[in-house]
Predicted 3D model of a 73-nucleotide RNA (transfer RNA) from Caulolatilus cyanops.
RNAcentral holds the sequence, with entries from ENA.
The prediction has a mean pLDDT of 82.
A source record names the gene trnT.
Lineage of the source: Eukaryota > Eumetazoa > Ctenosquamata > Euacanthomorphacea > Caulolatilus.
Its Rfam family is "tRNA". Gene Ontology term of the family: triplet codon-amino acid adaptor activity.
RNA sequence: GCAUUAGUAGCUCAGCGUUAAGAGCACCGGUCUUGUAAACCGGAGUGCGGAGGUUAAAGUCCCCCCUAUUGCU
Numbered sequence: 001g002c003a004u005u006a007g008u009a010g011c012u013c014a015g016c017g018u019u020a021a022g023a024g025c026a027c028c029g030g031u032c033u034u035g036u037a038a039a040c041c042g043g044a045g046u047g048c049g050g051a052g053g054u055u056a057a058a059g060u061c062c063c064c065c066c067u068a069u070u071g072c073u
Base pairs, nucleotide, nucleotide: 001072002071003070005068006067007066010025011024012023013022018056027043028042029041030040031039049065050064052062053061
């Protein structure tokens, strides 16, 4: 330099054009317990890497850039 894959909550991930962006763990509160843990119930989420474009509608499609991974040279 070229190509591939990925970037969504504190972490790991889903979402593959149209409901109000979700799950698990973590966090907060409660029940239970002598107490802690576990279990159960409930709650909060300033979260879609950045800037444009297409569309009635973009996390999703297109272009450019940034970061990381892998491969080739």